[in-house]
Molecule: transfer RNA
Organism: Elusimicrobiota bacterium
Parts: sequence; C1' cells; structure tokens
RNA sequence: GCCGGGGUAGCUCAGCGGUAGAGCAGCGGUUUCGUAAACCGUUGGCCGCGGGUUCGAUUCCCGCCUCCGGCU
Repeated sequence: GCCGGGGUAGCUCAGCGGUAGAGCAGCGGUUUCGUAAACCGUUGGCCGCGGGUUCGAUUCCCGCCUCCGGCU
C1' cells in the first nucleotide's frame, strides 16, 4: 500500500430501513441468624465521527478515525 471483518448499555454480544434488546454487572426487594446462591422488580444508550440517499437510517452509499485478520 491492497483486501476482508469489527466499533451498539460498565462488560460480552444481538438487531441490519419504521419509537434499540439480551446475558452478566449495578440498584431495590423476597428468602436466611448472617453471607452467598436463587427468585421478583428496576436504572442505564448522541448505535465510533462527518456527509449523502429516503417521508423515515443503528440498518443503505461515500469519506475519515480506530481495533483485529490476511496479502505484498
């Protein structure tokens, strides 16, 4: 330099045009003599950045940043 994949909640990841979800973690509760576990409830997101297309973009297109892998 070229090619491919990833960047979404504190962490690991879904979602891939129509108001963004799960597990774990956090917080509250039930239970226990107490702790853990279990169970119930609940908080939390400018969907990497900037443009474009569209009535509408996390999703499609372009550029950039960054991480991982491959080729030379």